Source information: Predicted 3D model of a 90-nucleotide RNA (SAM riboswitch aptamer (S box leader)) from a Candidatus Melainabacteria bacterium. Model confidence (mean pLDDT): 85 of 100. Taxonomically the source falls in Candidatus Melainabacteria (Bacteria, Bacillati).
Parts: sequence; C1' cells; structure tokens
RNA sequence: GGCUUAUCCAGAGUAGCUGAGGGACUGGCCCUAUGAUGCUACAGCAACCUUUUCUAAAUGAAAAAGGUGCUAAUUCCAGAUAGAUGAGGA
Repeated sequence: GGCUUAUCCAGAGUAGCUGAGGGACUGGCCCUAUGAUGCUACAGCAACCUUUUCUAAAUGAAAAAGGUGCUAAUUCCAGAUAGAUGAGGA
C1' cells in the first nucleotide's frame, strides 16, 4: 500500500521552540501574528485491543489503564468508487 470488520451528533489543553498557513480532496463555511503548521514536555479524554473480578458457559456487567487513538467547529457542512481510527487476516 491493498482486503475484511466496528466506530465516527459524547468527551478532553496548557507551556516551550518554530513562524504562515491550516481544517485529507472539490465546493462552501470557518480557524489563524491575541500565533497556523510541525516538534517536544507535562496534563487530560475515551475505552477499540488488553488485564482483573462477577457469571456454569456464551453473552453481559463492573473496574483498571499495558498497546493504540484523540484533545476548534457533528468526519465543520454537502459530495464522492471519499476519509480517519481500532481490530483481524494475506
């Protein structure tokens, strides 16, 4: 990179460095020198995988937070053979 599958109207940010773009794409509409983007640190949200307990088992429930993920706007809105993230398999 391609395939399968689940979810995407909830939730959660500060500081330092950087310094003009960003919100995937198209159209719209927004954010942005009162600091975009990227990186780092710390903090937080959530509970997909995971662990523990209850349960005869499956299912289900509760708790935890090891692996990811996320922390402007419903995936910002609409569109599309679209995108993102998790898990699995080749």